Context: one part of a larger RNA
RNA sequence: GAUUGAACGCUGGCGGCAGGCCUAACACAUGCAAGUCGAGCGGCAGCAGGCCCUCCGGGGUGCUGGCGAGCGGCGGACGGGUGAGUAAUGCAUGGGAACUUACCCAGUAGUGGGGGAUAGCCCGGGGAAACCCGGAUUAAUACCGCAUACGCCCUGAGGGGGAAAGCGGGCUCCGGCUCGCGCUAUUGGAUGGGCCCAUGUCGGAUUAGUUUGUUGGUGAGGUAACGGCUUACCAAGGCGACGAUCCGUAGCUGGUCUGAGAGGAUGAUCAGCCACACCGGGACUGAGACACGGCCCGGACUCCUACGGGAGGCAGCAGUGGGGAAUAUUGGACAAUGGGGGCAACCCUGAUCCAGCCAUGCCGCGUGUGUGAAGAAGGCCUUUGGGUUGUAAAGCACUUUCGGCAGGGAGGAAAAGCUGGUCGCUAAUACCGGCCAGUGUUGACGUUACCUGCAGAAGAAGCACCGGCUAACUCCGUGCCAGCAGCCGCGGUAAUACGGAGGGUGCAAGCGUUAAUC
Numbered sequence: 001g002a003u004u005g006a007a008c009g010c011u012g013g014c015g016g017c018a019g020g021c022c023u024a025a026c027a028c029a030u031g032c033a034a035g036u037c038g039a040g041c042g043g044c045a046g047c048a049g050g051c052c053c054u055c056c057g058g059g060g061u062g063c064u065g066g067c068g069a070g071c072g073g074c075g076g077a078c079g080g081g082u083g084a085g086u087a088a089u090g091c092a093u094g095g096g097a098a099c100u101u102a103c104c105c106a107g108u109a110g111u112g113g114g115g116g117a118u119a120g121c122c123c124g125g126g127g128a129a130a131c132c133c134g135g136a137u138u139a140a141u142a143c144c145g146c147a148u149a150c151g152c153c154c155u156g157a158g159g160g161g162g163a164a165a166g167c168g169g170g171c172u173c174c175g176g177c178u179c180g181c182g183c184u185a186u187u188g189g190a191u192g193g194g195c196c197c198a199u200g201u202c203g204g205a206u207u208a209g210u211u212u213g214u215u216g217g218u219g220a221g222g223u224a225a226c227g228g229c230u231u232a233c234c235a236a237g238g239c240g241a242c243g244a245u246c247c248g249u250a251g252c253u254g255g256u257c258u259g260a261g262a263g264g265a266u267g268a269u270c271a272g273c274c275a276c277a278c279c280g281g282g283a284c285u286g287a288g289a290c291a292c293g294g295c296c297c298g299g300a301c302u303c304c305u306a307c308g309g310g311a312g313g314c315a316g317c318a319g320u321g322g323g324g325a326a327u328a329u330u331g332g333a334c335a336a337u338g339g340g341g342g343c344a345a346c347c348c349u350g351a352u353c354c355a356g357c358c359a360u361g362c363c364g365c366g367u368g369u370g371u372g373a374a375g376a377a378g379g380c381c382u383u384u385g386g387g388u389u390g391u392a393a394a395g396c397a398c399u400u401u402c403g404g405c406a407g408g409g410a411g412g413a414a415a416a417g418c419u420g421g422u423c424g425c426u427a428a429u430a431c432c433g434g435c436c437a438g439u440g441u442u443g444a445c446g447u448u449a450c451c452u453g454c455a456g457a458a459g460a461a462g463c464a465c466c467g468g469c470u471a472a473c474u475c476c477g478u479g480c481c482a483g484c485a486g487c488c489g490c491g492g493u494a495a496u497a498c499g500g501a502g503g504g505u506g507c508a509a510g511c512g513u514u515a516a517u518c
Stems, first nucleotide, its partner, number of pairs: 001518004006514005013365006019358002021323001026321003030318003035074003040071002043067002047065003050061004081276003090201007099193002104189008112146001114144002122135005152161003166181006202248003209239003214236008251273004255266004278299005301312004329355001331354003337351001338349004368398004378389004402459001404454005412445001417439008462507005467488003473502005483490002
C1' cells in the first nucleotide's frame, strides 16, 4: 500500500447492488418448512344444495357439489441446513470395466380368465394417556394362483421358468367401437448413481518399524456389480527413510485476497463433490436411504403421567436462552422461476421471489450556485503598525438534485381458459392432441421504477492528524507531574511531541483504532 463475513470509538442525509453467528455440531418455548390424487377403492364424519317426514325444536336420505378419517398410488432419497468427523472408504484431474437407473424418449409384443383376504364402517373389551385387542362384514390400479410369451432368464441345447389393471371421455344397433391416461414383458437411449486405477493433496522422526483377513491362491457364499466383501483350506506374504505406522491439525475444489510475476495466504457469499442430522448402533421399505422434519435398540437430556407407562430431537425459516468483541423479522406472496402430486382445474412449497433491520462493504448523488471588501463584527496572534480566520459571513441575484407533499404511471404476464379456423387420430363433423387468429383474466413487491406539479436554501458534515518517518504551527496551561508513543523518542519553567484554543493538513457519510493476510 492492498484486502476483510470484521469488531470498537466518534459521527451520520439519500439511493442502487451485495453481504450479515467466523464463538457453543450448546440447549430449545411457539408457529410454519411435504404433500397430493375422488379420473385407483369401499365409503361418508363435517360443510353447502336438492328431496322426504315434521309435534316446527328438528329428524332422515351419498341424490349432487365436495370430502375428515381409512385402503391404494406417486412423492417424502429432491429441494433447504451445517462442517462435527474425515489426511483418504474424501476431493481434483485423467483413464477404466464387472453394474444399476423410478419418472422421461424411441422400438417390439401384450393387457385373457379366476380366487382368497384386509383396513375403514358396525359390535364388544382393555388403558389416565399414547394406543391396543377380539368378533362380524366389505372394495380396489392392494394381494395370490391359472392361461398366454416375439423378445427375456436358466440350460447338460433335449428342455425348463417367468407378466399385466384398470379408470375417464365420445358414439352405440347395448354386441361393441374409438380416443386419452395408465398397466406388463423386453431392447436401445437420455439422465442420475455405484465400483476400480494412476497422479496430486498440511505439520511432526523429540513417532522407525508396521500388518494376521494381514498379502496372494483355490472352493463356497454374498452383492445391482468386480473384489478378503465374508468364510474354510493352502502358501508367507504386504507396506516402509521416495517416510510406512503413530501423533497433531483440517471438509476438498472452481475460486478468493495479495503480488510485476514466481509465489504466499485462504476456502464467507455463489457453484461442484463429500460427510453429518441429540450421541452410538441396526436394519426395514423402496428404482434409489441404512433415510434431517421414517422405524427399532442402547445412552444422555427435557416434558407428561392415574407411577403401570408414554412423548420429543431447529446443523430447515423466523424466534428464545446461553456463549461471545460480534452477526437481522416469531414479516408478505406463491405474481414470477423451479419442484411434488393431479387428465385438468387446482393444492402444497420458510425452495424461491420480495419486503423489514444493520454505513458491514462497493458504487452513485447531495448537503447549494453566482456575486459580494466597509477586507464588518467576533475569535486568535502581534514587534501594537498590523496580520489571520476571509469572499468566508452578512447583503444582493438565482437554482431545486435528493428528501417532503400531491397527481399521473410502465415493465416484470407468458400462459392456462373461452370462441373460430386448420391438421392429426378415428367409423365420427364427438373426445383428445398440435398449430394459427381473436377474446378475456391473473402482481406479493407496491404509496414500484419513471414522469409532472408545489413550497422553500429551505431538512443534510464529520473524523483523524499537524517533532522526524509524513502533508500540516502558533499561543496558553502543566513542570520527568499529568500524560503521549507505530519506531526513534517527548515532558525536570518559554514543550511546533502532554492538555486546551486559534490556525492548518488529509480523507469524507464516513474517519480513526484494533485484529488478520499478502
Predicted 3D model of a 518-nucleotide part of an RNA (small-subunit ribosomal RNA, 5' domain) from Salicola sp. RNAcentral holds the full RNA, with entries from ENA and SILVA. Model confidence (mean pLDDT): 86 of 100.